[in-house]
Predicted 3D model of a 472-nucleotide part of an RNA (small-subunit ribosomal RNA, 5' domain) from an uncultured prokaryote.
Context: one part of a larger RNA
RNA sequence: AACGAACGCUGGCGGCAGGCCUAACACAUGCAAGUCGAACGGACUCUUCGGAGUUAGUGGCGCACGGGUGCGGAACACGUGGGAACAUACCCUUUGGUAAGGAAUAAUAUCUGGAAACGGAUACUAAUACCUUAUAAUGACUUCGGUCCAAAGAUUUAUCGCCAAAGGAUUGGCCCGCGCAUGAUUAGUUUGUUGGUGAGGUAAUGGCUCACCAAGACUACGAUCAUUAGCUGGUCUGAGAGGACGAUCAGCCACACUGGAACUGAGACACGGUCCAGACUCCUACGGGAGGCAGCAGUGAGGAAUAUUGCACAAUGGGGGAAACCCUGAUGCAGCCAUGCCGCGUGUAUGAAGAAGGCCUUAGGGUUGUAAAGUACUUUCAAUAGUGAAGAUUAUGACGGUAGCUAUAGAAGAAGCCCCGGCUAAAUUCGUGCCAGCAGCCGCGGUAAUACGAAUGGGGCAAGCGUUGUUC
Numbered sequence: 001a002a003c004g005a006a007c008g009c010u011g012g013c014g015g016c017a018g019g020c021c022u023a024a025c026a027c028a029u030g031c032a033a034g035u036c037g038a039a040c041g042g043a044c045u046c047u048u049c050g051g052a053g054u055u056a057g058u059g060g061c062g063c064a065c066g067g068g069u070g071c072g073g074a075a076c077a078c079g080u081g082g083g084a085a086c087a088u089a090c091c092c093u094u095u096g097g098u099a100a101g102g103a104a105u106a107a108u109a110u111c112u113g114g115a116a117a118c119g120g121a122u123a124c125u126a127a128u129a130c131c132u133u134a135u136a137a138u139g140a141c142u143u144c145g146g147u148c149c150a151a152a153g154a155u156u157u158a159u160c161g162c163c164a165a166a167g168g169a170u171u172g173g174c175c176c177g178c179g180c181a182u183g184a185u186u187a188g189u190u191u192g193u194u195g196g197u198g199a200g201g202u203a204a205u206g207g208c209u210c211a212c213c214a215a216g217a218c219u220a221c222g223a224u225c226a227u228u229a230g231c232u233g234g235u236c237u238g239a240g241a242g243g244a245c246g247a248u249c250a251g252c253c254a255c256a257c258u259g260g261a262a263c264u265g266a267g268a269c270a271c272g273g274u275c276c277a278g279a280c281u282c283c284u285a286c287g288g289g290a291g292g293c294a295g296c297a298g299u300g301a302g303g304a305a306u307a308u309u310g311c312a313c314a315a316u317g318g319g320g321g322a323a324a325c326c327c328u329g330a331u332g333c334a335g336c337c338a339u340g341c342c343g344c345g346u347g348u349a350u351g352a353a354g355a356a357g358g359c360c361u362u363a364g365g366g367u368u369g370u371a372a373a374g375u376a377c378u379u380u381c382a383a384u385a386g387u388g389a390a391g392a393u394u395a396u397g398a399c400g401g402u403a404g405c406u407a408u409a410g411a412a413g414a415a416g417c418c419c420c421g422g423c424u425a426a427a428u429u430c431g432u433g434c435c436a437g438c439a440g441c442c443g444c445g446g447u448a449a450u451a452c453g454a455a456u457g458g459g460g461c462a463a464g465c466g467u468u469g470u471u472c
Stems, first nucleotide, its partner, number of pairs: 001471003005468005012344006018337002020302001025300003029297003034061003039058002042055005068255003078179006086172002091168008099133004108123006139148003153160003181227003188218003193215008230252004234245004257278005280291004308334001310333003316330001317328004347377004357368004381413001383408005391399001416461005421442003427456005437444002
């Protein structure tokens, strides 16, 4: 000097920021991802019989973003600079196409199982759901002869869609050079291991996987092992070099009760999806089921320690929709906390009988001290009343009757904490008597203590001041 701090004493206001560093401990409750009727058939409600509306289900898009945490990981994880063998929904540009048919199924109805969760059977029906056929290049394959691959409609008739292909943009996967913690009281390590051929697999390269062949590969320039750790932009300190750190904000990575696995999909091996196993909690009619706050609040526990079960989608942004609009604990705001930084205030001028009181005293006086009182003023901030924004574009404001402005009254409502032996700015008296105690170091205290306790005085900082902890 600094802090995501804590503790003690104290505490007026505002602006801006920050707020579980510990148990990636367990979680009651509510909310945090939906939307589309202009894809579809039903059901229900209303009806001026024209139609309008609501929606469980099928279907589409989204749920891989946004938000959280730092367990793991010493690694191409990250940073930086390169590379070739790749993918990319939505978006943009361009070319061409959008033909003919079919079979089901949920919903629904009836019957029925189960305590529930959830089902079963039969019958019926639609689609932008599913399946055939046709067409086929600038696409794919090719033995260069040829072969193969698609589509979906909707309505308000103007659009929105759908299919194939090419290009772009964006985003991502992969590979490499260099950089990136400690330990040798860890010296040898490795068998898919190192390389080759062939095959499989992938969007794609590759021992990624497999068969065969060879015997290699790494290592004192520290392999292997162990311990620790998310990385970076940066932050703190320092004249710098360096050292320490990686909260908030931003980029990347990893994880989502623990372990494993795949499905769907352009994209996941998926926080609020599925399956299996485990631990734990809960329900049960004992047959069987349900759950996952490291989302926002909140609870218990742990701890020296860290906030409201708030308001709003008004703005910015995101998802869906043609739109109206709906959703959004992202976000914008408000609440709590002197946790930090910054700013302001707690009055101003005058006032010597140097009042009273306190303290000291050589008893003369000195000091507190222009300090107070008194006199004359001012009204920042706070208070009360009125008015009242910008942020929003024609409209729409949670914040909020907020900020600001105006008026009113009155010095009125607003100062503490630590220290005074030296280091180190600031001293006297009394009490105590190696006791009680102080202390960062040196050291004070055993009867005249400037060092303990109190008082008076003084010094320092100030809505803070000290102590403790940590870093430089």
Record summary: The coordinates come from a structure-prediction model, not an experiment, and the mean pLDDT is 89. The RNAcentral record of the full RNA draws on ENA. Its Rfam family is "Bacterial small subunit ribosomal RNA". Rfam links the family to the GO terms ribosome and structural constituent of ribosome.